This is a predicted structure of a 1478-nucleotide RNA (small-subunit ribosomal RNA) from a bacterium. It matches the Rfam family "Bacterial small subunit ribosomal RNA". The RNAcentral record of the sequence draws on ENA and SILVA. The prediction has a mean pLDDT of 82.

RNA sequence: UCUUUUGAGAAUUUGAUCCUAGUUCAGGACGAACGCUAGCGGCGUGUUUAACGUAUGCAAGUCGAACGAACCUCAACAUCUGUUUUAAACCGGCUUGCCGGGGAAAAACUUCGUUGUGGUUAGUGGCGAACGGCUGAGUAAUACGUAGGUAUCUACCCCUAACUCAGGGAUAACUUGGGGAAACCCUUGCUAAUAUCUGAUAGUCUGUCAGCACUUCGGUGUUUGCCAGUAAAGAUUUAUCGGUUAGGGACGAGCCUGCGGCCUAUCAGGUUGUUGGUGAGGUAAUGGCUCACCAAGCCUAUGACGGGUACCUGGUCUGAGAGGAUGUACAGGCAGAGGGGCACUGAGACACGGGCCUCACUCCUACGGGAGGCAGCAACCGAGAAUCUUGCGCAAUGGGCGAAAGCCUGACGCAGCGACGCCGCGUGAAGGAUGAAGGCCUUCGGGUUGUAAACUUCUGAAAAUAGCACCGGCUAACUACGUGCCAGCAGCAGCGGUCAUACGUAGGGUGCAAGCGUUAUCCGGAUUUACUGGGCGUAAAGAGUUCUGUAGGCUGUUUUGUAAGUCAGUGGUGAAAUACUCCAGCUCAACUGGAGGAGCGCUAUUGAAACUGCAUUACUGGAGGUAGUUAGGGGAUAGCGGAACUCAUGGUGGAGCAGUGAAAUGCGUUGAUAUCAUGGGGAACACCAAGGGAGAAGUCAGCUAUCUGGGACUUACCUGACGCUGAGAGACGAAAGCCAGGGGAGCGAAACGGAUUAGAUACCCGUGUAGUCCUGGCCGUAAACGAUGCCUGCUAGAUGCCUGUCUUUCGUAUGGGUGUCGAAGCUAACGCGUUAAGCAGGCCGCCUGGGGAGUACGGUCGCAAGGCUAAAACUCAAAGGAAUUGGCGGGGACCCGCACAAGCGGUGGAGCACGCUCUUUAAUUCGUUGAUAACCGAAAAACCUUACCCAGGUUUGACAUGCUACUGCAAACUCUGUGAAAGCAGAGCUCCUUCGAGGGUGUAGCACAGGUGUUGCAUGGCUGUCGUCAGCUCGUACCGUGAGGCGUACCCUUAAGUGGGUUAACGAGCGCAACCCCUACCGUUAGUUGUAUCACUCUAGCGGAACUGCCGGCGCAAGCCGGAGGAAGGUGGGGAUGAUGUCAAGUCGGUAUUGCCUUUAUACCUGGGGCUAGAAGCAUGCUACAAUGGCGCGUACAACGGGCAGCAACACGGUGACGUGAAGCUAAUCCCUUAAAGCGCGCCUCAGUUCGGAUUGAAGUCUGCAACUCGACUUCAUGAAGUCGGAAUCGCUAGUAAUCGCAAGUCAGCUAUAUUGCGGUGAAUACGUUCUCGGGUCUUGCACACACUGCCCGUCACGCCAGCAAAGCUAAGGCCACCCGAAGUCCCUUGUAUUGAGGGCCCAAGGUGGAAUUAGUGAUGAGGGUGAAGGCGUAACAAGGUAGCCGUAGGGGAAUCUGCGGCUGGAUCACCUCCUUU
Repeated sequence: UCUUUUGAGAAUUUGAUCCUAGUUCAGGACGAACGCUAGCGGCGUGUUUAACGUAUGCAAGUCGAACGAACCUCAACAUCUGUUUUAAACCGGCUUGCCGGGGAAAAACUUCGUUGUGGUUAGUGGCGAACGGCUGAGUAAUACGUAGGUAUCUACCCCUAACUCAGGGAUAACUUGGGGAAACCCUUGCUAAUAUCUGAUAGUCUGUCAGCACUUCGGUGUUUGCCAGUAAAGAUUUAUCGGUUAGGGACGAGCCUGCGGCCUAUCAGGUUGUUGGUGAGGUAAUGGCUCACCAAGCCUAUGACGGGUACCUGGUCUGAGAGGAUGUACAGGCAGAGGGGCACUGAGACACGGGCCUCACUCCUACGGGAGGCAGCAACCGAGAAUCUUGCGCAAUGGGCGAAAGCCUGACGCAGCGACGCCGCGUGAAGGAUGAAGGCCUUCGGGUUGUAAACUUCUGAAAAUAGCACCGGCUAACUACGUGCCAGCAGCAGCGGUCAUACGUAGGGUGCAAGCGUUAUCCGGAUUUACUGGGCGUAAAGAGUUCUGUAGGCUGUUUUGUAAGUCAGUGGUGAAAUACUCCAGCUCAACUGGAGGAGCGCUAUUGAAACUGCAUUACUGGAGGUAGUUAGGGGAUAGCGGAACUCAUGGUGGAGCAGUGAAAUGCGUUGAUAUCAUGGGGAACACCAAGGGAGAAGUCAGCUAUCUGGGACUUACCUGACGCUGAGAGACGAAAGCCAGGGGAGCGAAACGGAUUAGAUACCCGUGUAGUCCUGGCCGUAAACGAUGCCUGCUAGAUGCCUGUCUUUCGUAUGGGUGUCGAAGCUAACGCGUUAAGCAGGCCGCCUGGGGAGUACGGUCGCAAGGCUAAAACUCAAAGGAAUUGGCGGGGACCCGCACAAGCGGUGGAGCACGCUCUUUAAUUCGUUGAUAACCGAAAAACCUUACCCAGGUUUGACAUGCUACUGCAAACUCUGUGAAAGCAGAGCUCCUUCGAGGGUGUAGCACAGGUGUUGCAUGGCUGUCGUCAGCUCGUACCGUGAGGCGUACCCUUAAGUGGGUUAACGAGCGCAACCCCUACCGUUAGUUGUAUCACUCUAGCGGAACUGCCGGCGCAAGCCGGAGGAAGGUGGGGAUGAUGUCAAGUCGGUAUUGCCUUUAUACCUGGGGCUAGAAGCAUGCUACAAUGGCGCGUACAACGGGCAGCAACACGGUGACGUGAAGCUAAUCCCUUAAAGCGCGCCUCAGUUCGGAUUGAAGUCUGCAACUCGACUUCAUGAAGUCGGAAUCGCUAGUAAUCGCAAGUCAGCUAUAUUGCGGUGAAUACGUUCUCGGGUCUUGCACACACUGCCCGUCACGCCAGCAAAGCUAAGGCCACCCGAAGUCCCUUGUAUUGAGGGCCCAAGGUGGAAUUAGUGAUGAGGGUGAAGGCGUAACAAGGUAGCCGUAGGGGAAUCUGCGGCUGGAUCACCUCCUUU
């Protein structure tokens, strides 16, 4: 100095959490494009695509002071020619003096010639044209960048030295003749030069030779000498400009070398002029550059060769940086000029606007032949999302030529077009409230647009365009209406199914602004390839092992040296522009100018010597060796053994055996099973035996022998770093499987039977083949796992086991190994923890979202099965790990409940009642639908109710409030007509008053009323259910990264989270309990309507009593068991009381209520009908089926309640329902009100009955406007089903069940057999918690969280999509061999000899054949992905109902099943071992 420099995150997996991981967004940029919009200026910039094709014009000329010639102009001189005008001769005609011809002289004009001035230019000649301009096709190195080198050249320019002499012959132009349509060509005859040739001179240069010096004996140098060869040009205005030779400089170029910068190994071997040498040729010059000969090399895992892509750089964009991307404009380099090849000229080219040839294309043509090259500037077609004027000027800058004037210059300078970019300016400023109008919203009060406008003043030439996107979150900015999973939006997650801040419109707002958005692309964020700066136990990721180990990487202690790395100083370079800092110029800025530093690099040189390297000297600690001791299923080969099994033979024996959840198939009277004896066979080795041992891993187990590998300890004797790791390589490698040959007892894929099942290609059973075993050879994979690579060092311990050493024993001794628990630390957590997943070092392997897929293609290995290596298109926004809270389990433990069990009585069968479904109907109104709907809403449907249907009617309305107008009049009320009624039409009668009005009412109109219309998934409130289950939470503290946990877990106890003990918890709240009501006992007070009276009873007030208080036992305690007393004993019995929450549970039809809908109707009134239908099904009840009964007669004892539009005694009438009179009672007074079962006596005697009462007929009573649809009751008659109820299922634990009646509400009456209450009589049983159901706590697994009615797999069918294979077909760019071979360089021969003819090598294009590669296409095929509601099953997740998974083999519609071996990433129970705590 850099520098007053420098780093931001968010959304999205889940019920929630942490982590991992991908996706997306906010920023900047652009040669851009698209949409909407648009005022001005400055500076820049503009075919990224077809290196496709091009009409037209222009883009390289210049020099007459190099040359001849031609032409023009002017001047001078000289002569000739021509033209015009015509005299005289002369000729002709005749009109006889006229016409025609003819023509001297003169004049004028003109031409030619010579000389000169000025000018122009086709040609010869010189210089330039190799620069400038354009483009980026090719090129991965003959390129570029950077730093060096030299065997070389360099026109014009500069410096130095010398020279510039004497001659010759041609040729173009021009001219002659000719050919051709043209382009152009041939030919005759001249001519010049700074064109060209010869000779002279030559210090230098070149070459041979000689001398001298040095030498690595190859050569090198030389101011030495001789010989040979090689130069020149003139012009001019006399100032100069040139020419030749030599040396040097400058500029430019050639060649060589180091280093640097893309992808691909599914490209691993490449190469024959290839690598080197000798010699020669060639070049300006080195060199296999070329050739002959010789050798066989050279490059390559530090990636050769091949393929793909690409001009390179300064720079540009981004980024905190390191990096990443990029190479437009400007600048440097390279390459190219329609494709390909070739040389010529020249100082320089293998030449964009030169040449030759070939190919393709275009144009002209007389068809014979010719012409052309915009990737120069403009311009055109085409392609494309897309990129400008056929402009002006050489005035400036620069270039070429020229002595110069000057000429040329689409380089360049300017202008034009395009918001394409950057920068600047403007669309006004100040005041202005009635907060105008209008718009929008509104709680209707108002708010907002908004000082905004209008209007006034000012500046000014003039008061003078604003748009675009967005407004749910990320992300700044919100409301209304419309729409209704539609239309649409969307960058991500997502929004929209009737109240959308997410769609569309409007108002308002936010952001930027002559622009604003969108799209494409790049960097960033992304530490998401991690050098800075990541990981691999379970998330993706440690190779199956590493005994042998290559390359490579790393490497103990020590001495000396060196200086490659390293560090420091100095020199050179790092072009300019850009960027940065400072200063300056355009009014500012963009833009531009100047100065400075930087450019972190490369190179040269000098120094330092710690570390690394190299060399060297030592050492013993790492490593190895020797000696001694030692444990072991370590390996290989051979032999031997007993138990069990099976087979065979024989004996005994006589009906079964076997098998299962239960069976069957099977075996057996031809004698099984069982049992005894003998013999054969194969495989495996009980006990010992133990998470004990060995090995690298796979794995290894009877005993003995032989051979053999490794380890540990002790001693510290030897070597002296010999070590670690290890890409490739090599070796080993369970089970299954394969090949060949054996063997085959048991087991047992496949297969065959039997079961199970809806099916059962399975699980279970009976047979049973490969195989399992041996030998030899393949295969090379496993959950080959500690899911943990190998080596080294360091970092608390505790406690077991195996094996050494020391030790008499003990052992806090000391090694090696193997387990468990734990400190620090680590970890997302789980967990790991001296056997690390801790702290460090070395080396290797591997990972980078899920699926597609460990698949396709290619390669390679294999006999095969297959293994190894290993993608992409496409698709999703997740997939995943650990842990948390729940829920669930055909998981576990404990506990509770009329949950089961033990009992009693029912339902389900019958008839009837009642409700529901369904059906029917004009309507059969609506709601409720498992438990938690179904005698429920409804504590009363004949009308009403009533909401439904039909018919008739009303329209400010049956009901509320307000306004306006008209007025009338009270309105009512009464009456008439019509009508089924409602209503309609009409008549009559009638207030007050201060005479304005008021209130009331009517009519018309406006606001509005009304709605049992819709949404209970918009709501309040209320209710059901889990459940009267014991739970649900909070504060503070503590634990955890967090969700969360703890408290509230554990043990005991309880009906209880009731209480106690313990405890990182301490307290508290809602629940539990208690307080409240009823009831059982006693006392007391009072007492009418009870009682003749007192007492008792009773009624209704107040109090008492029960607390585990007392005793015994157990227990730490809480408490439990038993006992006493007591009316009552362990919450005495009931009731009310229902935590946090769950079910979008129920209710908009109880009421309330948001939104929507309706308004001559979905409102209102009326009559009638319907809700009461009836094949069928279901729920809840009643009555029964009888003798514990029915009937008749007699007789006893309640309680709760109700009563004036009422209850009604009693009397009379009626068989009765009831009627007629009527006392009493507004009620402890009177009435309803006889309770019934019971008890006593009698009859019935087991029958479809003296059971049962349905149904039906007849006659009545009562209520009520009205009993037809459609009431109840009474009497007489009738007398159905039913003889105790299948599967299944309900209630109840004591004053309960069962049974018996009574009352009440609603209500005119009633369908009540219902509901709510009341009392009477009054049981049985509970061993117990295995099972069923429900619940609670703890625990466990989970892929569930809409929570098991969960999740989820595969085939099949259908639609769509991309890729793969495929008989082939097509194309492209290369390769190899051969054929042919233009132009051209070079060579040879020949010639009339620079220019000819003939031949040869090389060679472009072309042709034929072959082997590959890539791309396109392809009938069809096999898989994959994806798609709200298709078919089949149910494989996985819980022990997922057969634990699952891995490898392999076979089978099967499919998920999958089975065999063999392996794993725990398996639940549960028991046992064993070990550990921790006490």